[in-house]
Molecule: SAM riboswitch aptamer (S box leader)
Organism: Belliella pelovolcani
RNA sequence: UGCUUAUCGAGAAAGACCGAGGGAAGGGCCCUGCGACGUCUUAGCAACCUGAAUCAACAAGGUGCUAACUCCCAUUCUGAAAUUAGUUCAGAAAAAGAUGAGCG
Numbered sequence: 001u002g003c004u005u006a007u008c009g010a011g012a013a014a015g016a017c018c019g020a021g022g023g024a025a026g027g028g029c030c031c032u033g034c035g036a037c038g039u040c041u042u043a044g045c046a047a048c049c050u051g052a053a054u055c056a057a058c059a060a061g062g063u064g065c066u067a068a069c070u071c072c073c074a075u076u077c078u079g080a081a082a083u084u085a086g087u088u089c090a091g092a093a094a095a096a097g098a099u100g101a102g103c104g
Base pairs, nucleotide, nucleotide: 001104002103003102004101005100006099007098008097013042014041015040016039017038021031022030023029026073027072028071043066044065045064048062049061050060051058070096075093076092077091078090079089080088081087
């Protein structure tokens, strides 16, 4: 970095350091000098893989995660409203993305 597949409405934070941006990208809307983001330590959440096989439990190992539904929208379809400009609302699917497992 690519492919396949499963999941993505729940859950879970303090301290130290640093010092200005961050939430993937466009728009919106948020977070942030009452110190965000990031790094480290400790703690926690969860149960994807391992823990011989199935089920249940556990949480020992490998990941992951600990603002907002993947923060929301963006594309397509359906329905409703108002109306002929395409807008608003609701739902479904997709795309993109994240994480795990397997493969290259």